[in-house]
RNA sequence: GCCCCGAUAGCUCAGUUGGUAGAGCAGUUGUCUCGUAAACAACAGGUCGUGGGUUCAAUUCCCACUCGGGGCU
Numbered sequence: 001g002c003c004c005c006g007a008u009a010g011c012u013c014a015g016u017u018g019g020u021a022g023a024g025c026a027g028u029u030g031u032c033u034c035g036u037a038a039a040c041a042a043c044a045g046g047u048c049g050u051g052g053g054u055u056c057a058a059u060u061c062c063c064a065c066u067c068g069g070g071g072c073u
Stems, first nucleotide, its partner, number of pairs: 001072007010025004019056001027043005049065005
């Protein structure tokens, strides 16, 4: 220098013919208990890596860039 994969909640990750963003764990509150844990229920938590483009509408399609991983020379 070139090619491929990845970036989504605090963590690990889902999420397609473009149409209101989800799960598990963690967190908070409640129920239960003499108390705690466990269990159960509820709640909260997101500029979807950055900047542009296409579109009525973009996590999703296109371009550039940043970061991480791998490969080639």
Notes: This is a predicted structure of a 73-nucleotide RNA (transfer RNA) from a Candidatus Aenigmatarchaeota archaeon. The sequence was found in a public genome assembly. The coordinates come from a structure-prediction model, not an experiment, and the mean pLDDT is 83. Its Rfam family is "tRNA". Rfam links the family to the GO term triplet codon-amino acid adaptor activity.